Molecule: TPP riboswitch aptamer (THI element)
Organism: Desulforamulus profundi
């Protein structure tokens, strides 16, 4: 000095499906508030560099379901939002001391 993984500030990206219902999958399936409505702000919860937020491919392909990306495949696939500051394992240099 560099730094991995946590921690913190603050800022950023996100999606809410399926059923008449009960329910079911989930991290999370609109909790609140404002609009005539479209819709928008806030809150919960996940994700900020990525093999694990999420989108596209996709009216996609096996399977299974009352039905639904409900499984699994696609998928290490194409894209996708981050900065300081901090603590330490670890590395390197360098002084001094024996």
């Nucleotide at each position: 000095c560099a730094u991995a993984c946590g921690c913190c500030a603050c800022a950023g990206g996100g999606g809410a499906g399926c059923g008449a219902a009960a329910g079911c999958u989930g991290a999370g399936a609109a909790a609140g508030g404002u609009u005539a409505a479209g819709a928008c702000c806030u809150g919960a919860c996940c994700c900020u560099c990525a093999a694990u937020a999420c989108c596209u491919g996709a009216u996609c392909u096996g399977g299974g379901u009352a039905a639904u990306a409900c499984c699994a495949g696609c998928g290490a696939a194409g894209g996708g939002a981050g900065u300081g500051a901090u603590u330490c394992a670890u590395g390197g240099u360098u002084u001094c001391a024996u």